[in-house]
The RNA shown here (SAM riboswitch aptamer (S box leader)) has 131 nucleotides and comes from Paenibacillus allorhizosphaerae. Rfam family: SAM riboswitch aptamer (S box leader). Rfam links the family to the GO term regulation of gene expression.
RNA sequence: CUCUUAUCAAGAGCAGGUCGAGGGACUAGCCCGAUGACACCCGGCAACCGACAGAACUUUGCGCUUAACCUGCGCAAGGCGAUGCACGGUGCUAAUUCUUGCGGAAGCUUCAGGCUUCUGGGAGAUGAGAG
Numbered sequence: 001c002u003c004u005u006a007u008c009a010a011g012a013g014c015a016g017g018u019c020g021a022g023g024g025a026c027u028a029g030c031c032c033g034a035u036g037a038c039a040c041c042c043g044g045c046a047a048c049c050g051a052c053a054g055a056a057c058u059u060u061g062c063g064c065u066u067a068a069c070c071u072g073c074g075c076a077a078g079g080c081g082a083u084g085c086a087c088g089g090u091g092c093u094a095a096u097u098c099u100u101g102c103g104g105a106a107g108c109u110u111c112a113g114g115c116u117u118c119u120g121g122g123a124g125a126u127g128a129g130a131g
Stems, first nucleotide, its partner, number of pairs: 001131008013042001016041003022032003026101001028099002043093003048089003052084002057079008097123001102120008
């Protein structure tokens, strides 16, 4: 960098520290910002991946039960795994991914046009996997 896949309406310092001018991906808007944004550190949030614990369900074997099965109970090894945790790897921490860019539907309207709501897609972000 490309591809696949999941998620993107919740949450997280309106007196923490450093820095010092742009920042919110891009377009058009609209916002944030010297009452100091953005970024970095600290703190925090969440729980995608791994680790750990693990309900329920389930497979196999053995034992008991039986005349023998079935069933049931117990033990052992495995599968799957709700959930928990927050130890490791990321991530996030203004505004729905701030809205929007292409298309569809419904409604309203002062109807070559405009507005509102819903919706599919595109783009983007993050995780995991692959090249």